[in-house]
């Protein structure tokens, strides 16, 4: 140089003048993101009186940590991809059981199409090593040996099973000895195992305040009605249904927090401690804006100068995670080529 990998910013700032929301007060000060977005997880919070046990049911499913907690994120292990730098796994269990491999193909839970050898030609016997269909075909490869093969034997490897070592563990390394298999595969099939799990949400709830207007029916303590879904408990004493009629307005919940930010300290790392400092919309038909001037980034051009600027808009918050993003810019690492 060129190609790749990985982490990280930035996506405009300043001033005037006009028009907006909150707060404070007579002149300040703030005012829409890194994703606000998708409503997919966990949560703070608030109601359901308060507590339980059992079933169903739903998540997570290597291994150690982080976190308020997670299905998040960091680490290692073990597979897969890739020359690599990295990337990605719905990664317990197939010897608890059932159920499932379609089609090809001779056969898919135990077979014999072409070939191969023996007896002998009507066919019998042998064996699964050759081919060949297919993701898988009675473990893989090289040999011995055999009529002709075959774990029938042998060495390496696969499984398994035992020791010893290294690791907090997952798992790894040596040795050792066995059957060569209850033969494959598949549980993001049912299942098993293991750990965790109320429920509904801010239009949740909480106060003021005004305003109306009740009728019917049905259960009733051996009943009903709450405590997620069912069943035990257990608690209350009324509950539910159908017609009509009234309000539907105001405060609060609402923004000081699992807060931001700098530094130093331990940590590989997510983070976590201390100590300074800072407050950085709280809206309700719902603002956060438009104008003109300077810088600024960014392509074009010798220059004046043209021109471009992306995804996107809070509505109780707050921690991921998925998705979108013109264009720039920083940091390190690989491979390849050149020069020195």
């Nucleotide at each position: 140089a060129g190609a790749c990998c990985u982490g990280g910013g930035u996506g405009g700032a300043c001033a005037a003048u006009c028009g907006c929301g909150g707060c404070c007060a007579u002149g300040g000060c703030c005012g829409a993101g890194g994703a606000a977005a998708g409503u997919c997880c966990g949560g703070g919070c608030u109601u359901c009186g308060c507590a339980g046990g059992g079933c169903a049911g739903g998540a997570u499913g290597c291994c150690g940590g982080a976190u308020a907690a997670c299905g998040u994120c960091c680490g290692g292990u073990g597979g897969a991809g890739g020359c690599g730098a990295c990337u990605c796994c719905a990664a317990g269990g197939a010897u608890a059981g059932u159920g499932c491999a379609a089609c090809a193909g001779a056969a898919a839970u135990a077979a014999a199409c072409u070939a191969c050898c023996c007896c002998a030609u009507c066919g019998g016997g042998g064996a699964a090593a050759a081919g060949g269909u297919g993701g898988a075909a009675a473990g893989g490869c090289a040999g011995u040996g055999u009529a002709a093969g075959a774990g029938a034997c042998u060495a390496c490897c696969g499984c398994c099973c035992c020791g010893c070592c290294g690791g907090u563990a997952a798992c790894g390394g040596c040795g050792g000895g066995g059957g060569c298999a209850c033969a494959u595969g598949u549980a993001a099939a049912c299942c098993c195992c293991a750990u965790c799990c109320g429920a509904a949400g801010c239009a949740a709830g909480a106060c003021c305040a005004a305003a109306c207007a009740g009728a019917g029916a049905g259960c009733g303590a051996u009943a009903c009605g709450g405590c997620g879904g069912c069943c035990c408990g257990u608690c209350g004493u009324g509950c539910c249904c159908u017609c009509a009629g009234g309000u539907a307005g105001g405060u609060c919940g609402c923004u000081a927090g699992a807060g931001g930010u700098c530094a130093u300290c331990g940590g590989c790392g997510a983070c976590g401690a201390u100590g300074a400092u800072c407050c950085c919309a709280g809206a309700u038909a719902g603002a956060u804006g438009a104008u003109u001037g300077u810088c600024g980034g960014g392509a074009c051009u010798u220059a004046u100068g043209u021109c471009c600027a992306a995804c996107a808009g809070a509505a109780c918050c707050c921690g991921g995670c998925u998705u979108a993003c013109a264009g720039c810019c920083c940091a390190g690492a690989u491979c390849u080529g050149c020069a020195u």
This is a predicted structure of a 340-nucleotide RNA (Bacterial RNase P class A) from a Lachnospiraceae bacterium. A source record names the gene rnpB. Lineage of the source: Bacteria > Bacillati > Bacillota > Clostridia > Lachnospiraceae. Its Rfam family is "Bacterial RNase P class A". The family's RNA type in Rfam is ribozyme. The RNAcentral record of the sequence draws on ENA.